[in-house]
The RNA shown here (transfer RNA) has 74 nucleotides and comes from candidate division WS6 bacterium OLB20.
The RNAcentral record of the sequence draws on ENA.
The organism belongs to Candidatus Dojkabacteria, within Bacteria.

């Protein structure tokens, strides 16, 4: 140059055929537990789904460009 795969919560992942408010563990915080820390349980909060456009009633999902990172090819 060329082909291909991935970007979703700090992290490491789901999300099926496009369909109501986008979930799970781990981390946090806050309560119970305990002299105390851990464990453990019970509860919160935490997302412009890597940026931009389309297209549709409707897009995490399809289209189409940009950026990053990984294999492979030359």
């Nucleotide at each position: 140059g060329g082909g291909c795969g991935g970007c979703u919560a700090g992290c490491u992942c789901a999300a099926c055929u496009g369909g109501u408010u986008a979930g799970a563990g781990c981390a946090a915080u806050u309560c119970g537990u305990u002299u105390a820390c851990a464990c453990c349980g019970a509860a919160u909060a935490g997302g412009c789904u890597a940026g931009g456009g389309g297209u549709u009633c409707g897009a995490g999902u399809c289209c189409c460009u940009u950026g990053c990172c990984g294999c492979c090819c030359a």

Rfam family: tRNA. From the family's description: Transfer RNA (tRNA) molecules are approximately 80 nucleotides in length.